[in-house]
RNA sequence: GCCGGCGUAGCUCAACUGGCAGAGCAGCGACCUCCAAAGUCGAUGGCUACGGGUUCAAAUCCUGCCGCCGGUG
Numbered sequence: 001g002c003c004g005g006c007g008u009a010g011c012u013c014a015a016c017u018g019g020c021a022g023a024g025c026a027g028c029g030a031c032c033u034c035c036a037a038a039g040u041c042g043a044u045g046g047c048u049a050c051g052g053g054u055u056c057a058a059a060u061c062c063u064g065c066c067g068c069c070g071g072u073g
Base pairs, nucleotide, nucleotide: 001072002071003070004069005068006067007066010025011024012023013022019056028042029041030040031039050064051063052062053061
């Protein structure tokens, strides 16, 4: 250089068919306890890497760009 994959919550990952952005863990609050841990319950947390386009509607399709991983010369 070329080919392929990935980028979504603090972390690990879903959402594939375009149609309400979710789970687990962590953190926070409550219950429990003499206190804590463990356990139970609850709420919070997102410009879907970034720019542009198509569409009534985009995490998803097209395009540019950046980063990471793998393959290949």

Transfer RNA from a Patescibacteria group bacterium, 73 nucleotides, folded computationally. Lineage of the source: Bacteria > Bacteria candidate phyla. Its Rfam family is "tRNA". Rfam's curators write: Transfer RNA (tRNA) molecules are approximately 80 nucleotides in length.